Context: one part of a larger RNA
RNA sequence: UCCGGCGAGUUGCGGCGGCCGGCGAGGUUAAGGGCCGGGAGGCCCGGAGCCGAAGGGAGACCGAGCCCGAAACGGGCGAGUGAGUCGUCCGCCGCAAACCCGAAACCGGGUGAUCUACCCCCGUCCAGGCCGAAGCCGCCGUAAAGGGCGGUGGAGGGCCGAACGCGGAUCCGUUGAAAAGGGUCGCGAUGAGGCGGGGGUAGGGGAGAAAUUCCAAUCGAACCCGGAGAUAGCUGGUUCUCCCCGAAAUAGCUUUAGGGCUAGCCCCGCGCGAGGCUGCCGGAGGUAGAGCACUGGACUGCCUAGGGGGCGUCAAAGCUUACCGAAGCACACCAAACUCCGAAUGCCGGACAGCCGGUGCGCGGGAGUCAGACCGCACGAGACAAGUCGGGCGGUCGAGAGGGGAAGAGCCCGGACCACCGGCCAAGGCCCCAAAGGGCGCGUUAAGUGGGAAAGGAUGUGGCGGCCCGAAGACAGCUGGGACGUUGGCUCAGAAGCAGCCACGCAUUGAAAGAGUGCGUAACAGCUCACCAGUCGAGGGCCGCCGCGCCGAAAAUAACCGGGGCUGAAACGCGCCGCCGAAGCCGUGGGCCCGCCGCAAGGCGGGCGGUAGGGGAGCGUCCCCGGGCCGGCGAAGCGGCAGCCGCGAGGCGCCGUGGAGGGCCGGGGAGAGAGAAUGCCGGA
Repeated sequence: UCCGGCGAGUUGCGGCGGCCGGCGAGGUUAAGGGCCGGGAGGCCCGGAGCCGAAGGGAGACCGAGCCCGAAACGGGCGAGUGAGUCGUCCGCCGCAAACCCGAAACCGGGUGAUCUACCCCCGUCCAGGCCGAAGCCGCCGUAAAGGGCGGUGGAGGGCCGAACGCGGAUCCGUUGAAAAGGGUCGCGAUGAGGCGGGGGUAGGGGAGAAAUUCCAAUCGAACCCGGAGAUAGCUGGUUCUCCCCGAAAUAGCUUUAGGGCUAGCCCCGCGCGAGGCUGCCGGAGGUAGAGCACUGGACUGCCUAGGGGGCGUCAAAGCUUACCGAAGCACACCAAACUCCGAAUGCCGGACAGCCGGUGCGCGGGAGUCAGACCGCACGAGACAAGUCGGGCGGUCGAGAGGGGAAGAGCCCGGACCACCGGCCAAGGCCCCAAAGGGCGCGUUAAGUGGGAAAGGAUGUGGCGGCCCGAAGACAGCUGGGACGUUGGCUCAGAAGCAGCCACGCAUUGAAAGAGUGCGUAACAGCUCACCAGUCGAGGGCCGCCGCGCCGAAAAUAACCGGGGCUGAAACGCGCCGCCGAAGCCGUGGGCCCGCCGCAAGGCGGGCGGUAGGGGAGCGUCCCCGGGCCGGCGAAGCGGCAGCCGCGAGGCGCCGUGGAGGGCCGGGGAGAGAGAAUGCCGGA
């Protein structure tokens, strides 16, 4: 990993509702007993009790009424308007283990100190070597000592180092040789030493040179059995078929937040006869926008109370101010909690009409849902971030397949009962991959823009508009002129058009020429421009708007069209014709459901995506009862088949095998359906 078998809503009691049945103003017995039967059991008796037929009141109590009350006021609950009760079955609830498997734990009673910790008793072990304490002896010394030297002696949690013990380092081992070891090195080795035998301490307890360390490979509370099927708002799993409908991820409350309860939304039954959309009419309103009349905010100017500075003065008055500045005025602004105004939608109501529908409301029974996700629009939070957080309206997914989007729950199109080698369309497409146009007309783009991006930048290019110049000759180029007072004045070492300051509407001659546009010199000089003439001969210059393009543009293998490839396009804009394209729509045939008509046969119309979930109808397994059958001329089981029936679960037939039991019809009852539970057992 696979195969086979086993494997999960049961049962008892009580209650609520439903179908059916019995009896019915009644219904029903319980224990127990009698009879029958071999027994399971059947029939009969048993009216205790229970429910109902009357309620009201706390109650006494009264009673179609009762209660509160002083009440005849008022009001509450009743009657009037009569259906119950017993039983099977089904759905659900409660109590029980209560669909199955699963704890970590808690408690009780026991078993453990042959491991290990500590203690007690009795024993035992420690090669060899080294150092040489006290004491003692002798000699020297002393008045005597202390003292010195030599010897003797043999102390020590002394030294080195085997046995023995330990486990500091490192390598190996890591499904090991080993559930703690092996190699090498290391530490202790007369001690708080090692070891043996006997004994003691026990689970909230022991023991502990103290680590939550040890107490039999188990220790923040051992192990065994029991309470016990503890509990698990958690995870996983929960077994045949078809048909109809079909959610929610919200609100309130919750030691509540991944759980619940009630409501909302779904299903089923019964009843009522309401509902939705559009058109039209009538309403309420303070949003968008706008505005500044209120409340506030912000800006500029004017004006000004007041304040500051200066002058003045003993103080002051007063004067003044390129300072600040309330209020006021003018122009122009801002606001969710501002409004003199004020929509569109939406909301409420209404007669009528059209359209729609498993639409609406009530009661009863059964649920599931309480983590939602993305997208569009208008908002809040955030940073005018987020595949971010929050709510509102709508859509899709969830629970929705199909087509498009290269691929891709939430985007676009569109809602799949089945079949078809038929047709038409949607989104999106039509050069090849790849179904359909190398379609038509007119433009645009030259950037492979298309096929990624901003502020910003630019004689890219097409279109539109405006202004100015131009045959009295523009624009560009070329030729020539571009002078004189004058080196303007000042300044300066110098300042001459060109460091700087002042003037610059100076003035002369002229076709024109600045008291000078730039380069240049130390200053001059020189080059040039403005300006003028000539030459040339027809357009030129500037501004604005629109379309498409360009730059801005840096990241790690090659990729920002799906690819190939595409340039009067296979790109972009506008217009037009055709075609392709889905499970959409149509056609043909078939199945099922619902409604209407019909006695029926049938006809007509509508419907059939679906998770949680509700409802309905069925198939199959084992056993039992009744009936009727099959079987050695071959039952079940097993294997096979291209056969028949059923939408399906399945049923039947035939052939083989097998060798003794087994269908069918009508009922009843369940240990009643397997692919999943790191399921259990067995096998491969």
Large-subunit ribosomal RNA, domain II from a termite gut metagenome, 684 nucleotides, folded computationally. Rfam family: Bacterial large subunit ribosomal RNA. The prediction has a mean pLDDT of 88. The full RNA is in RNAcentral, with records from SILVA.